Large-subunit ribosomal RNA, domain V from a Candidatus Uhrbacteria bacterium, 573 nucleotides, folded computationally.
[in-house]
Context: one part of a larger RNA
RNA sequence: UGUGUAGUUAGACGAAAAGACCCCGUGAAGCUUUACUACUGCUUGCCAUUGGGUUCAUGUUUUAUAUGUUCAGAAUAGGUGGGAGUGGUGUCGCAAGACAUUGCAACAGUGAGAUACCACCCUUAUGUCACGUAAAUUCUAACCGCCGCCCCUGAAUCGGGGUGGCGAGACAGUGGCUGGUAGGUAGUUUACCUGGGGCGGGUGCCUCCCAAAAAGUAACGGAGGCGUUUACAAAGGUUGGCUUAGCCCGGAUGGAAAUCGGGCUGGACGUGCAAACGCAAAAGCCAGCUUAACUGCAAGGCCGACACGCCGCGCAGAUACGAAAGUAGAAGUUAGUGAUCCGACCGUACGACAUAGGACGGCGGAAGCUCAUCGGAUAAAAGCUACUCCGGGGAUAACAGGCUAGUCUCCCCCAAGCGUCCAUAGCGACGGGGAGGUUCGGCACCUCGAUGUCGGCUCAUCGCAUCCUGGGACUGAAGAAGGCCCCAAGGGUUUGGCUGUUCGCCAAUUAAAGCGGUACGCGAGCUGGGUUCAGAACGUCGUGAGACAGUUCGGUCUCCUAUCUACUACACA
Numbered sequence: 001u002g003u004g005u006a007g008u009u010a011g012a013c014g015a016a017a018a019g020a021c022c023c024c025g026u027g028a029a030g031c032u033u034u035a036c037u038a039c040u041g042c043u044u045g046c047c048a049u050u051g052g053g054u055u056c057a058u059g060u061u062u063u064a065u066a067u068g069u070u071c072a073g074a075a076u077a078g079g080u081g082g083g084a085g086u087g088g089u090g091u092c093g094c095a096a097g098a099c100a101u102u103g104c105a106a107c108a109g110u111g112a113g114a115u116a117c118c119a120c121c122c123u124u125a126u127g128u129c130a131c132g133u134a135a136a137u138u139c140u141a142a143c144c145g146c147c148g149c150c151c152c153u154g155a156a157u158c159g160g161g162g163u164g165g166c167g168a169g170a171c172a173g174u175g176g177c178u179g180g181u182a183g184g185u186a187g188u189u190u191a192c193c194u195g196g197g198g199c200g201g202g203u204g205c206c207u208c209c210c211a212a213a214a215a216g217u218a219a220c221g222g223a224g225g226c227g228u229u230u231a232c233a234a235a236g237g238u239u240g241g242c243u244u245a246g247c248c249c250g251g252a253u254g255g256a257a258a259u260c261g262g263g264c265u266g267g268a269c270g271u272g273c274a275a276a277c278g279c280a281a282a283a284g285c286c287a288g289c290u291u292a293a294c295u296g297c298a299a300g301g302c303c304g305a306c307a308c309g310c311c312g313c314g315c316a317g318a319u320a321c322g323a324a325a326g327u328a329g330a331a332g333u334u335a336g337u338g339a340u341c342c343g344a345c346c347g348u349a350c351g352a353c354a355u356a357g358g359a360c361g362g363c364g365g366a367a368g369c370u371c372a373u374c375g376g377a378u379a380a381a382a383g384c385u386a387c388u389c390c391g392g393g394g395a396u397a398a399c400a401g402g403c404u405a406g407u408c409u410c411c412c413c414c415a416a417g418c419g420u421c422c423a424u425a426g427c428g429a430c431g432g433g434g435a436g437g438u439u440c441g442g443c444a445c446c447u448c449g450a451u452g453u454c455g456g457c458u459c460a461u462c463g464c465a466u467c468c469u470g471g472g473a474c475u476g477a478a479g480a481a482g483g484c485c486c487c488a489a490g491g492g493u494u495u496g497g498c499u500g501u502u503c504g505c506c507a508a509u510u511a512a513a514g515c516g517g518u519a520c521g522c523g524a525g526c527u528g529g530g531u532u533c534a535g536a537a538c539g540u541c542g543u544g545a546g547a548c549a550g551u552u553c554g555g556u557c558u559c560c561u562a563u564c565u566a567c568u569a570c571a572c573a
């Protein structure tokens, strides 16, 4: 070195199970509720099944009677119209009618004149007729229940039919419509961005920087704003006019600052509101007259994936200002916003299902959305899951590794100062430079068709920034004992109590009781106390289902079988 046998399990990110943790899916399921919407159930009212009386109340109506008080005035004048007569009694007459008597009428007064008479009505009251409504009460015949007998029926109790009695009774029950309630049940929803997810924050529009001198340009980069305002005495149009602000000098009250004069600077003032860019022929300030804050079009362009958005010559109509030329289709510009559908509104008179009409529709206009998750899934929607499940992801977290080194550990430089004196025996401020890769982090690069996670046990191996033992320099080293530094990794580096602990504290020793790396070494070597499933409880939070780097009790660690590498022992060559 090779072969074989017997062993050990360090590796083959060993095997097994398309990771159960985490995230994602316009996936699923179970559960909850003051999520949404339904349904079952319960309940309110009306109608039907459902009929007859009485009383009371009330409404309308029929009819009769009554009913109306200002003042003037016979006097308690309801209104309007007709109207010169009319009611009772007596006589004559067949009757029509005539006469007498008597009660009232035209008169004077009043805005309005006769209850003299007739008709139609008004207000209020009483009675009456009819109809209706509400309530109470009552009846029996619907409907319902109980009992007896007979039948179905060969059956003590069910069910149906017949018959009789009793109770209850137009209620109840049932059906239709309707309002309420209802996790009892059901179907669903419960956004996205995100240096994992959750919590927080954000989501549309405007201005600046980033933005690299065209345009455009990202981030949970740095700063701010908007969801409007102004109208007939404008902050719009036009015509005409004016110049702000600061500083200096001078001037009564008068001051830092009021108003007046002069000079200098130059745009610093002002512009309704954030910023940027503009603005003096001013776009800033003042005044006169006004409504173009118009209607119908539009050459040509800017921007842009689309849809939007933006600018606008010129023409026609009607108008404002101006002597005119002209200017004016809101505002110095850029924010001040919402597609489509839907229904409603105004207009038009285009269609109109045989015809006429027009229900409806079309066309033009304008309104109704913090549809703010602002290109707006629905008119309408929150949660829990450790009882969980599926599809995926190392596109994305927790362990380990990697990169990094803020943090961490160690070292070095400078030397103000401490050290009686003296920076450097020993220390060392303010600062500066490194090394390491043991802490907490950052990143998210292999692994989610699985790389088992703390501590203990067993067995270790390496580094040296050395705890002991060894050798040395300095000392603020008399000796002894120390301090600090240099060299040095050969060997060594305890046993107990508490705690799951690593750590730590304590006890007793020791020459010493070192610090780290090795997937925080080592679970196909062991354990399983902790953490981290399902059970249960406490505290707290939550309406609740449930939740908690809060606590507590409990809780299956697979392969008697090792293929290869590695290692050990033996045999043979």
Stems, first nucleotide, its partner, number of pairs: 001573008010565003015558001022393004027389002029385004035188005041181003045177005051139005057133004063127004068122001078121005085104008144167009191203003200220001204226006227374001228272001229331002236290007244268001245265006270279002273336001275334003294317004300311003306375001319328003342368001345365004350361002400447001401445001402443003406440001408436006417427002454529001455527003459521001460518005467492003470487003474483002494508005535553004539548003
It matches the Rfam family "Bacterial large subunit ribosomal RNA".